[in-house]
RNA sequence: UCGGACGGUCGGAUGGUCGCGCCGGGCCUCGCGCCCGGUGAGGAAAGUCCGGGCUCCACGGAGACGCGGCGGCGGGUAACGCCCGCCGGGGGAAAGGCCCUCGGGCCGGACCCUCAGGGAAAGCGCCACAGAAAUGAAACCGCCGGGCUUCGGCUCGGUAAGGGUGAAACGGUGCGGUAAGAGCGCACCGCGCCCCUGGCGACAGGGGCGGCACGGCAAGCCCCGCCGGGAGCAAGGUCGAAUAGGGAUGGCGGUCGGGCUUCGGCUCGACAGGGGGGUCUCCGCCCCGCCGUCCGGGUGGACUGCGAGAAGCGUCGGGCGACCGGCGCUCCAGACGAAUGGCCGUCGAUCGCGGCGAGGUCCGAGCAAGGGCCGAGCGGCGUGAACAGAACCCGGCUUACAGACCGUCCGACGCC
RNA sequence: GGGCGCUUAGCUCAGCGGGAGAGCACUGCCUUCACACGGCAGGGGUCGCUGGUUCAAUCCCAGCAGCGCCCACCA
Numbered sequence: 001u002c003g004g005a006c007g008g009u010c011g012g013a014u015g016g017u018c019g020c021g022c023c024g025g026g027c028c029u030c031g032c033g034c035c036c037g038g039u040g041a042g043g044a045a046a047g048u049c050c051g052g053g054c055u056c057c058a059c060g061g062a063g064a065c066g067c068g069g070c071g072g073c074g075g076g077u078a079a080c081g082c083c084c085g086c087c088g089g090g091g092g093a094a095a096g097g098c099c100c101u102c103g104g105g106c107c108g109g110a111c112c113c114u115c116a117g118g119g120a121a122a123g124c125g126c127c128a129c130a131g132a133a134a135u136g137a138a139a140c141c142g143c144c145g146g147g148c149u150u151c152g153g154c155u156c157g158g159u160a161a162g163g164g165u166g167a168a169a170c171g172g173u174g175c176g177g178u179a180a181g182a183g184c185g186c187a188c189c190g191c192g193c194c195c196c197u198g199g200c201g202a203c204a205g206g207g208g209c210g211g212c213a214c215g216g217c218a219a220g221c222c223c224c225g226c227c228g229g230g231a232g233c234a235a236g237g238u239c240g241a242a243u244a245g246g247g248a249u250g251g252c253g254g255u256c257g258g259g260c261u262u263c264g265g266c267u268c269g270a271c272a273g274g275g276g277g278g279u280c281u282c283c284g285c286c287c288c289g290c291c292g293u294c295c296g297g298g299u300g301g302a303c304u305g306c307g308a309g310a311a312g313c314g315u316c317g318g319g320c321g322a323c324c325g326g327c328g329c330u331c332c333a334g335a336c337g338a339a340u341g342g343c344c345g346u347c348g349a350u351c352g353c354g355g356c357g358a359g360g361u362c363c364g365a366g367c368a369a370g371g372g373c374c375g376a377g378c379g380g381c382g383u384g385a386a387c388a389g390a391a392c393c394c395g396g397c398u399u400a401c402a403g404a405c406c407g408u409c410c411g412a413c414g415c416c
Numbered sequence: 417g418g419g420c421g422c423u424u425a426g427c428u429c430a431g432c433g434g435g436a437g438a439g440c441a442c443u444g445c446c447u448u449c450a451c452a453c454g455g456c457a458g459g460g461g462u463c464g465c466u467g468g469u470u471c472a473a474u475c476c477c478a479g480c481a482g483c484g485c486c487c488a489c490c491a
């Protein structure tokens, strides 16, 4: 100097002029008029994927079957599926160590990346094709032994080392052992159980025992633990305008007593029952002659909810960190046919074009002439900024994004 | 603004972990004087895209894209 990985910050600047929304003040001819001042998009405002605040479903308790989600451990947080630290698995890999047939191989594990990372010896299910066999059962080619043989082989038994199939074959390597073999025996590794030590814990290290019994899939059902009532600002509240409190259909309108009666019923009270209380059941409770669905009728208005907050900035302290605490300062969009913009000037990242060009490299028989390629830097002309745009608010995640800057680490080249 | 669903052949759809299929349409042949109908045969696929789980994905999970539906107030 260039390139890469990871993390973070920013993501056009400034001046003039003409406009737009909101807020505050002032003026008058009181119109939503004019003037002055202030303020006015994002890191994602997006997707609506999670978690909350807020509001309504009148409310409380119990339960259920569920239903949905999450999943190593510890912490952070209002909460989370988010974040931090650690543990474990997988991939890459430096130093270092051992062996060597000097080609290399093995161990090792700083560091980097990555993981939706509980349970497969609770149960069910699936594992196509191929294969003898896909998880309690088996043997195609082989190997070994006995018998038979027309020497081609056939048959009975043993075996699972080797071959073959497959994504996966019932522990792996080595030595012993055997007719051949086999955890059959032994050593190491793996696996399981127990104990000890360290750690809050996940787990790690060590020792002993077990001859191996236990394949994979839970982003298949399921089991364990934990969490969750539902709907959403078109929630909800207040005011106003207008219309036919219209029609169809389903459910329900029971009993007793009092009063009235035109004897059809009407009304009041009690009980039971029904409906509603936005998944169901039960209990308590509340409301109701109504409740659900569909077809219609009217309106297309105003105000509120609506922005001082899990807020931002600075500083100090605690913590490895996420984050937390103290103090000080600041007020920072609020539209609704939906404001936040247009034009011009100066600068400007980037990109393009051609010029000069330190230097490097190659061809040239040669350190020459000449030529090709690369090229820091210099000044010239042109271009003139990505993704995108609030709509109740907040914390995250994911996705889109031209380019610039900073930090850590790694690599290449050049110089000292 | 909020909630929900779908995407498979040219069209309409089924399939839901191991072969990508049906009907209509299309092409060729037979039948007919010819056409239609009918019969036989055939072609045609990025299962919207990208990643993950799995030995294996149209199917399971996540993200993205496209399309569609519903939700105002009053009586």
Base pairs, nucleotide, nucleotide: 001412002411003410004409005408006407007406008405009404010403012347013346014345015344016343017342018341020040021039022038023037024036025035026034027033028031042387046398047397049396050395051394052393053392054232055231056230057229059284060283061282062281063280067228068227069226070225071224072086073085074084075083076082087117088115089114090113091112092111096107097106098105099104118223119222123221124220125217126216127215140163141162142159143158144157145156146155147154148153171189172188173187174186175185176184190212191210192209193208194207195206196205197204198203236304237303238302239301246295247294248293249292250291251290254271255270256269257268258267259266260265274288275287276286277285297490298489299488311330312329313328314327315326316325317324318323351382352381353380355378356377359374360373361372362371363370417487418486419485420484421483422482423481426440427439428438429437434471442458443457444456445455446454464480465479466478467477468476
This is a predicted complex of two RNAs, RNase P RNA and transfer RNA, with 491 nucleotides together. Rfam match: Bacterial RNase P class A. By type it is a ribozyme. Model confidence (mean pLDDT): 76 of 100.